[in-house]
């Protein structure tokens, strides 16, 4: 330098074109307990790394950056 691959709430993962981005753990508010925990209802949190194209319509599909991995030079 070159080829692939990822980048999605605070954390980790699903979702590969179509109304509302989903779980899990974490937070926040009730039940529950004599008091924590544990268990169990609800809540609030991502404009999907970032510009730009395709499209009726993009997290999802194209090109560029930026990072981060792996491979060959």
């Nucleotide at each position: 330098g070159g080829u692939u691959c990822g980048u999605u709430g605070g954390u980790c993962c699903a979702g590969u074109g179509g109304u509302a981005c989903g779980g899990a753990c974490g937070c926040c508010c009730g039940c529950c307990u004599g008091u924590c925990a544990c268990g169990u209802g609800g809540g609030a949190g991502a404009u999907c790394a970032c510009g730009g194209g395709u499209u009726c319509g993009a997290a999802u599909c194209c090109c560029g950056u930026a990072c981060g991995a792996a491979c060959c030079g």
Molecule: transfer RNA
Organism: Alphaproteobacteria bacterium